The RNA shown here (small-subunit ribosomal RNA) has 1518 nucleotides and comes from an uncultured prokaryote.
The coordinates come from a structure-prediction model, not an experiment, and the mean pLDDT is 81.
The RNAcentral record of the sequence draws on ENA.
Rfam family: Bacterial small subunit ribosomal RNA.
[in-house]
RNA sequence: AGAGUUUGAUCCUGGCUCAGAGCGAACGUUAGCGGGAGGCUUAACACAUGCAAGUCGAGCGAGAACAGUCCUGCGGGGCUUAUAUUAGAGCGGCGGACGGGUGAGUAACACGUGGGUAAUCUGCCCUUUGGCGGGGGACAACCACUCGAAAGGGGGGCUAAUACCGCAUACGUCUUCCGGAUCUGCGGAUCCGGGAGGGAGAUGGCCUCUUCUUGAAAGCCGUCACCGAAGGAUGAGUCCGCGUAGCAUCAGCUUGUUGGUGGGGUAAUGGCCUACCAAGGCAAAGACGCUUAGCUGGUCUGAGAGGAUGAUCAGCCACACUGGGACUGAGAUACGGCCCAGACUCCUACGGGAGGCAGCAGUGGGGAAUAUUGGACAAUGGGCGCAAGCCUGAUCCAGCCAUCCCGCGUGAGUGAUGAAGGCUUUCGGGUCGUAAAGCUCUGUGGGGAGAGACGAAACCUGAUCGGUUAAUAUCCGGUCAACUGACGGUAUCUCUUUAGCAAGCACCGGCUAACUCCGUGCCAGCAGCCGCGGUAAUACGGAGGGUGCAAACGUUGCUCGGAAUCAUUGGGCGUAAAGCGCGCGUAGGCGGCCUGAUAAGUUGGAUGUGAAAGCCCUCGGCUUAACCGGGGAAGUGCAUACAAAACUGUCAGGCUUGAGUAUGGGAGAGGAUUGCGGAAUUCCCGGUGUAGAGGUGAAAUUCGUAGAUAUCGGGAGGAACACCAGCGGCGAAGGCGGCAAUCUGGACCAAUACUGACGCUGAGGUGCGAAAGCGUGGGGAGCAAACAGGAUUAGAUACCCUGGUAGUCCACGCCGUAAACGAUGAGUGCUCGGUGUCUCGGGUAUUUGAACCCUGAGGCGCCGAAGUGAACGCGAGAAGCACGCCGCCUGGGGAGUACGGCCGCAAGGCUAAAACUCAAAGGAAUUGACCGGGGGCCCGCACAAGCGGUGGAGCAUGGUGGUUCAAUUCGACGCAACGCGCAGAACCUUACCUGGGUUAAAUCCGCCGGAAUUCUACAGAGACGUGGAAGUGCCCUUCGGGGAAUCGGUGAGAAGGUGCUGCAUGGCUGUCGUCAGCUCGUGUCGUGAGAUGUUGGGUUAAGUCCCGCAACGAGCGCAACCUCUUUCGUUAGUUGCCAGCAUUCAGUUGGGCACUCUAGCGAGACUGCCGACGUUAAGUCGGAGGAAGGUGGAGAUGACGUCAAGUCCUCAUGGCCCUUAUGCCCAGGGCUACACACGUGCUACAAUGGCUGGUACAACGAGCAGCGAAACCGCGAGGUUAAGCCAAUCUCAAAAAACCGAUCUCAGUUCGGAUUGGAGUCUGCAACUCGACUCCAUGAAGCUGGAAUCGCUAGUAAUCGGAGAUCAGCACGCUCCGGUGAAUACGUUCCCGGGCCUUGUACACACCGCCCGUCACACCACGGGAGUUGGUUGUACCAGAAGCGGUUGAGCUAACCUUCGGGAGGCAGGCCGCCAAGGUAUGGCUGGUAACUGGGGUGAAGUCGUAACAAGGUAACC
Repeated sequence: AGAGUUUGAUCCUGGCUCAGAGCGAACGUUAGCGGGAGGCUUAACACAUGCAAGUCGAGCGAGAACAGUCCUGCGGGGCUUAUAUUAGAGCGGCGGACGGGUGAGUAACACGUGGGUAAUCUGCCCUUUGGCGGGGGACAACCACUCGAAAGGGGGGCUAAUACCGCAUACGUCUUCCGGAUCUGCGGAUCCGGGAGGGAGAUGGCCUCUUCUUGAAAGCCGUCACCGAAGGAUGAGUCCGCGUAGCAUCAGCUUGUUGGUGGGGUAAUGGCCUACCAAGGCAAAGACGCUUAGCUGGUCUGAGAGGAUGAUCAGCCACACUGGGACUGAGAUACGGCCCAGACUCCUACGGGAGGCAGCAGUGGGGAAUAUUGGACAAUGGGCGCAAGCCUGAUCCAGCCAUCCCGCGUGAGUGAUGAAGGCUUUCGGGUCGUAAAGCUCUGUGGGGAGAGACGAAACCUGAUCGGUUAAUAUCCGGUCAACUGACGGUAUCUCUUUAGCAAGCACCGGCUAACUCCGUGCCAGCAGCCGCGGUAAUACGGAGGGUGCAAACGUUGCUCGGAAUCAUUGGGCGUAAAGCGCGCGUAGGCGGCCUGAUAAGUUGGAUGUGAAAGCCCUCGGCUUAACCGGGGAAGUGCAUACAAAACUGUCAGGCUUGAGUAUGGGAGAGGAUUGCGGAAUUCCCGGUGUAGAGGUGAAAUUCGUAGAUAUCGGGAGGAACACCAGCGGCGAAGGCGGCAAUCUGGACCAAUACUGACGCUGAGGUGCGAAAGCGUGGGGAGCAAACAGGAUUAGAUACCCUGGUAGUCCACGCCGUAAACGAUGAGUGCUCGGUGUCUCGGGUAUUUGAACCCUGAGGCGCCGAAGUGAACGCGAGAAGCACGCCGCCUGGGGAGUACGGCCGCAAGGCUAAAACUCAAAGGAAUUGACCGGGGGCCCGCACAAGCGGUGGAGCAUGGUGGUUCAAUUCGACGCAACGCGCAGAACCUUACCUGGGUUAAAUCCGCCGGAAUUCUACAGAGACGUGGAAGUGCCCUUCGGGGAAUCGGUGAGAAGGUGCUGCAUGGCUGUCGUCAGCUCGUGUCGUGAGAUGUUGGGUUAAGUCCCGCAACGAGCGCAACCUCUUUCGUUAGUUGCCAGCAUUCAGUUGGGCACUCUAGCGAGACUGCCGACGUUAAGUCGGAGGAAGGUGGAGAUGACGUCAAGUCCUCAUGGCCCUUAUGCCCAGGGCUACACACGUGCUACAAUGGCUGGUACAACGAGCAGCGAAACCGCGAGGUUAAGCCAAUCUCAAAAAACCGAUCUCAGUUCGGAUUGGAGUCUGCAACUCGACUCCAUGAAGCUGGAAUCGCUAGUAAUCGGAGAUCAGCACGCUCCGGUGAAUACGUUCCCGGGCCUUGUACACACCGCCCGUCACACCACGGGAGUUGGUUGUACCAGAAGCGGUUGAGCUAACCUUCGGGAGGCAGGCCGCCAAGGUAUGGCUGGUAACUGGGGUGAAGUCGUAACAAGGUAACC
């Protein structure tokens, strides 16, 4: 520090996700040790049990038990001591307001920070100072009586005090009252005088002083208390500035409310309380309400700014079962106090009582989840006490828990036969791996034995010294000694023991470090995101290996980060989300130039504070670290005073440039009202006139013989204003268009004068605001939602047509929205230019003057520099550079929806969520598309023009489908499957079926036997099985034998498969398409995908060539090179040829090679020449010459790629499958079936013909397991015999159509030949299933073929025959060959296919695309909902416990007074006020739930249509 994910790819926007750190955590797997920390985040739920606050005998009375002693009647009783003085209880004092817990409440002066208190209090403590005299009356305990189950009382009697009550004394800066004076900030402060107001003792010692006098005390010396006063310290109260959550879908709140006066109350200010008076107070800088929450130091994260958080530790606050209340006290409205009410629990004799773990342990419950009913007061601290000491679940320790942090170990060195074994393999190996074993060492942790701490110093005691003192007392200080350890026999140390007892977890597709095998087969499963899994899964599960971390590792949850994804630092708003529809204007924000003042902001240093702990730095202590200690820094803040005066603010004065006013002009669909005008439509009247009109793609509905349409004249009425008219004008926007008048707003220009910052923006607010719509009243010609009819259509609630009502128009009033758009808020300044236009002005121009030209200002546009932008684009009217102000945005959907509120008559508008769901949604640009019912250009037998077919008939097919079957083997399926693989199924082929059989047929190796090989018998359908016979080679030899090759048997090991996957593949092939395209290098342009080149203008069959051009070149294609063919030359003439000569039946022979021909080498054609056109080009057209002319004709040749096209059954091949079978052999059958459907063909339907006789002319080819002449036989297929030929020699071989004659005469025929019967031939082991051919006989359908559809542009179609491959035989198929030999093409509108350019796109699996809505089904969350049920809160009323206050007090009454009668004072009781719970009634807010209902989301291939994306087939959208 970034990364993944939207796309075919790109850039951007934007969300989601990941990598990091952290945690009071939890869960899973695993687990050796130690140190330091931490440990109910949930039910402030309920609690059994124990403990957590007591202490003081030096305040007081009393005093068991125990001990001692005495007495005894042995039952017991008395006394004494325990003065360092027990237990339990009592009176009294101090402390129970600290310490400890929790975070419910609280949005508040609660907290933080800084101040005020002249508005206050403060026990214990410290300092200073003054006192401490003398009396009195009670009440507990106790005793006896009594009530009660208990808890607990009741009355009677006795008694003490540092308990209680008077009195005396009174320093004093106390309190209060009165009088006076001074100062004053009018609050008060200070000074003087006078009156009134207050106390407690306890204990130790001593005899110096005084009195009694052993010694004591009323004396003295101390200590601890006590009372008064002043001060301090500490703590507390209270007030103020600032800071400190969310919601405005909470906008108004408030009656003690705001203020005043009097009074009360408090320690103290104050409506804190009360009476009266006034009517205020708060609020958009957020009152009031609702929800949430203890606050802080800090903690986590972050570069920081921030964000989140408030466990442990520390400060503050609040609370103590819930609510209320006071008492006591220095302090409480009191966690382990009291009273009352309520809920709950417990006890009960049913009458009544008791209780409060949010103290420490612990229990139940809740929960994913959080510990021991431990030890000790040894240390630190607290309470009480003179002290010893007692108490202390504060605290210190221990226990449990990997909860976190830190440290250590599980060994170290050496060790290659790279062991065994595992995994893998291309079978060679590789890897685990120096890893192990082995050898040599070490001893942390663990075990055993032993030693053994620091934490402890005090108090106190003893001794002693010094000071004080009368004192050896006391007190203070010093020294010495002794005493005190829960943890703990712990830490630590020593010895000893053995490598022995101690490693797991997650991950390995990318992000992200780490790869293979097997299993599985969209299953099981994984997944943080993208996504894996449908038979070769590095993504599932296992294994091996690897990577990471390590006593842990992962997962889940939460926080910050990354996220500049709320943007102060640090974002945006034309099209991605985002500018209010537009003005006016309030608050607010911001604001021109100059001068002076001030010092609020600002800046500077200073002072105080910013607790400690923490973070950071440094030093130190535990072996280190974590941890802990000392010191420092920091703490960006707040406050105070001082200083500066530039800027901002404020005050004062001035200025003119911002703004405005005045004068003079011209422009304009600016607005409102009134009037006028003509054209047109419609209607009415009349005339002419007759059969149609109208409408459409075509029609019909409709109108018309009752006279339409058309045409002429007249009239009525309403609405709108052609031409002018223009990226012209005006207006803030909406918007505004005939002409005239009246009223009226704004902008602009010119020249001067004036005011003097008067300005800009603008939350709320207010006004205007198209169309449609609403209300009332008019009006209504045309147009026209709804509606009706006619068409179209599968349907057509549409598009089209005929009608037609609201409405459109006017007046008044609502509505308040639009793609209200420049999708661009308004304002100001600055930043190169060019060009057009509108308005006004100046110049040109000494006069008038349209225009041109130059120029100033203001508008409306276009193009463009810099710049900017994701790009498109914008570019002085900015989307540039800046400033100030307002509005708005934060992923898509849900949704501009629900609920609430406001507005509206309604329709609806404004404001505006959430649950849930997705990993995208989106912008711009790029390439492509077998994309478009877009455009342009251009090709092709594509259409058209023609010729001939197919589709109808019969037949053929080793064609197909379907059906059948034991099997009808398999593949191929639009073009591009279907006379295709198959250039030829009777057996074989053959892969299929039935049956039989076999158990290894090839190669290599080992062993045995025989050379090889040939013939043959039996059984059998055959394979096969069982036998017999003949036969002996080559090399070496020691003559025994051995070896090579080959055969048979046998063993081992392997084969074989036309079994599956063409979607694992190679190769080959088809197709687009012989279409003209497809690319690359460098350069350039672009952020980039990409573009350019390859586009453009011409031209071509062609990306063919030329020109132009930020391109220049190149490659694969095109063309050419190759083959055949057409002409000629030359060479060569055998098997070819024959002009002339000779010869023959015959080129038969001689001869010849001129010709034909053959086959070698050459020539020829290149737009080369001429003309025209064209750009002078490329080229095109025409012409000449030429055998051939513009590629002469034909073939071969098939670019990058597309179709997961075809083929695993040609071959090859990965993987899978079979192995006495899915292999191999054999016989028979099947592939030939047959209701039917389709494709491709053959033959025909006839006279351009059939039949018959005769005559003529080819070419390509093939031939020894062959072609087979001639001759003879047969009607014929063919047979017999046999010459020649390995072929320019011989043979197949007859070419046929044609031509010349003859015949048939339009008919199911002398057409046509199917079918069938009979007889044969040939091939073959064999023609039954199932061959071809011949002869005789038979003589079917069919008379030119519906919709539709195919081929062909010249030696082509059509027609005619010939040859060949395959092949024993089998050809209507296929492939070649020649013969005869046409018609037509105006042309490119249309159909099909293709190419290029361009355009649009929401497509990219690419239009066989994408995609919308209803309905049906399932699930999910939400809204409404008659109601119902909770919570909370308001108002009114009732009620009124305890308590406090007031009042009364006829009852009761110790201290004081008294004249003794009583009084003062007090208490009970009564009443009143306030008031909690509770009750009644009625509202608000907020949850749960609900029949039913509404839309929304998601879901596999459901249904119906086709709305959108292309002109999406009616442009789309608001």